Two RNAs folded together computationally: RNase P RNA and transfer RNA, 460 nucleotides in total. Rfam match: Bacterial RNase P class A. Gene Ontology terms of the family: ribonuclease P activity, tRNA processing and dimeric ribonuclease P complex. Rfam classes the family as a ribozyme.
[in-house]
RNA sequence: CCAGUCGGCUGGACGGCCGCUGCGUCAUGCAGAGGAAAGUCCGGGCUCCACGGAGACACGGCGCCGGAUAACGUCCGGCGGGGGCGACCCCAGGGAAAGCGCCACAGAAAGCAAACCGCCGGGCUUGUCCCGGUAAGGGUGAAAGGGUGCGGUAAGAGCGCACCGCCUCGACGGCAACGCCGAGGGCAUGGCAAGCCCCGCCGGGAGCAAAACCGAAUAGGGGCGACGGAAGGCUUGCAAGAGCUUUCAACCCGUCUCCGGGAUGUCGCCCGGGUUGGUUGCUCGAGGCGGUCGGCGACGACCGUCCCAGAGGAAUGGCCGUCACGCGCGGUUGCGGGAAACCGUGUCCGCGCCAUACAGAACCCGGCUUACAGGCCGGCUGGCUCU
RNA sequence: GCCCCCAUCGUCUAGGGGCCUAGGACGCAGCCCUUUCAAGGCUAAAACCGGGGUUCGAAUCCCCGUGGGGGCA
Numbered sequence: 001c002c003a004g005u006c007g008g009c010u011g012g013a014c015g016g017c018c019g020c021u022g023c024g025u026c027a028u029g030c031a032g033a034g035g036a037a038a039g040u041c042c043g044g045g046c047u048c049c050a051c052g053g054a055g056a057c058a059c060g061g062c063g064c065c066g067g068a069u070a071a072c073g074u075c076c077g078g079c080g081g082g083g084g085c086g087a088c089c090c091c092a093g094g095g096a097a098a099g100c101g102c103c104a105c106a107g108a109a110a111g112c113a114a115a116c117c118g119c120c121g122g123g124c125u126u127g128u129c130c131c132g133g134u135a136a137g138g139g140u141g142a143a144a145g146g147g148u149g150c151g152g153u154a155a156g157a158g159c160g161c162a163c164c165g166c167c168u169c170g171a172c173g174g175c176a177a178c179g180c181c182g183a184g185g186g187c188a189u190g191g192c193a194a195g196c197c198c199c200g201c202c203g204g205g206a207g208c209a210a211a212a213c214c215g216a217a218u219a220g221g222g223g224c225g226a227c228g229g230a231a232g233g234c235u236u237g238c239a240a241g242a243g244c245u246u247u248c249a250a251c252c253c254g255u256c257u258c259c260g261g262g263a264u265g266u267c268g269c270c271c272g273g274g275u276u277g278g279u280u281g282c283u284c285g286a287g288g289c290g291g292u293c294g295g296c297g298a299c300g301a302c303c304g305u306c307c308c309a310g311a312g313g314a315a316u317g318g319c320c321g322u323c324a325c326g327c328g329c330g331g332u333u334g335c336g337g338g339a340a341a342c343c344g345u346g347u348c349c350g351c352g353c354c355a356u357a358c359a360g361a362a363c364c365c366g367g368c369u370u371a372c373a374g375g376c377c378g379g380c381u382g383g384c385u386c387u
Numbered sequence: 388g389c390c391c392c393c394a395u396c397g398u399c400u401a402g403g404g405g406c407c408u409a410g411g412a413c414g415c416a417g418c419c420c421u422u423u424c425a426a427g428g429c430u431a432a433a434a435c436c437g438g439g440g441u442u443c444g445a446a447u448c449c450c451c452g453u454g455g456g457g458g459c460a
Stems, first nucleotide, its partner, number of pairs: 001383010012323007020032004034358001038369002041367005046207004051260007059203005064078005079093001080091004094198002099196002101192003116138002118134006146164006166185005172179002211280004221271006229248008251262002287306008326353006333346005388459007397413004405443001416430004436452005
């Protein structure tokens, strides 16, 4: 200098005039969109439901090991596999011997098999024939039942041996996934689980348009279903009845069982009418920033400091000027290439343009995914050149 | 803002890992028939919203994006 790879930051600023929203001591003082506010893919906080505890089932999710976290399907570190010269990148990564299912077409044959060509041996009626052996070679296919080599054999085959590969056992290292070493062994256990399934772990349902309160108005409308049951006691009453309470029953959880609890003039569904008003929820948080310590790291602890939008048809905008960034032209100068003309690139000056990417909170956080003009910084790897 | 559903010829639809050269109907084009039109018959053209992944193989299974529809006061 070039190429690659990983990580981080930014994505405007100042002043003036006019104009908005919130808070407020109502002085004009303070504050006023994002890294994705997006998609609504995950996890929570919070609110409500005649609902909680334990167990099981259904349904859904995750899936190597160990951690972080409020939690997660996220993140960190490691293991194994694959790609790359390398830095690095990718993997929905448990189980195929619990069972079921699929592997089309081609091929002889695709879960216990198989002989099309070929090789070897024998026969005889000598032929593109018959019988037997074989799975090393060839063909088909995504995949053909371990691989390479030597020996052996009629020809072959783990038939035997060596080295890999696979399984079992043991020692060592590691919390573990796993690694490494040794011994033995059958020399045989194809693929698909983002097919059903098995194993382990996790999970009530809805969602701020959830809910709570106030006010107003209407037709405290109509229909259907369930509970409102049974027994006893107390109070009141002339009685009918009404109120309270206990036990059993039926109802309330996605389903069932057990335990506890709860509702009982209420709940559910359908049709119709009225109100479609105001307040709260609504911003102090698993919060931001800085420092120290612990940890490889995700992150955690401590100290200090700050308050940083809460709209309600939806506020943060419009105009002017300047600067930054970027683009174009001209000049100057340095470096590199070149014979020169010239080309590339950097500094400075002048003029002109531009004010620029993706894009706007709506209960709030932690992530994932998608979109993004331009600019800045750092680490590592490879190549070339010079010293 | 939140919660759900859908996407296959020009239109309406079947399809649920190999049969797909993706089927059917209507429409369009051509031919036959008819004096001509209609009707009828025959033939042909015409599509899996886009990308990535699993698998030998994806319209079908999974993930992401794009577009469309419904509901919640």